[in-house]
């Protein structure tokens, strides 16, 4: 210096234009079961920012900025970091 692939909630991790903040698993948090706990089984669980007494609700966010599109995690274009590979 050139190619390939990768970046998705706390973790792993599916999703390749609209049903998808986004599966499913791991953590955790409440229940239920037990004398009592693990195993089980049920419900919940991501962050900001506005709103709401509360519960809840409404926008944004998929490594960053652009960009097409009615509509982008998903295509395109430049950066940045991470794996291989080549010189």
């Nucleotide at each position: 210096g050139g190619a390939a692939g990768g970046a998705u909630g706390g973790c792993c991790g599916a999703g390749u234009g609209g049903c998808u903040g986004a599966a499913g698993g791991c953590g955790c948090u409440c229940g239920c079961c037990u004398c009592g706990a693990a195993a089980g089984c049920g419900a919940g669980u991501a962050u900001a920012c506005c709103u709401u007494a509360a519960c809840g609700g409404g926008u944004a966010u998929c490594g960053u900025g652009g960009g097409u599109u009615c509509a982008a995690a998903u295509c395109c274009c430049a950066c940045u970091c991470c794996u291989u590979c080549c010189g």
Molecule: transfer RNA
Organism: Deltaproteobacteria bacterium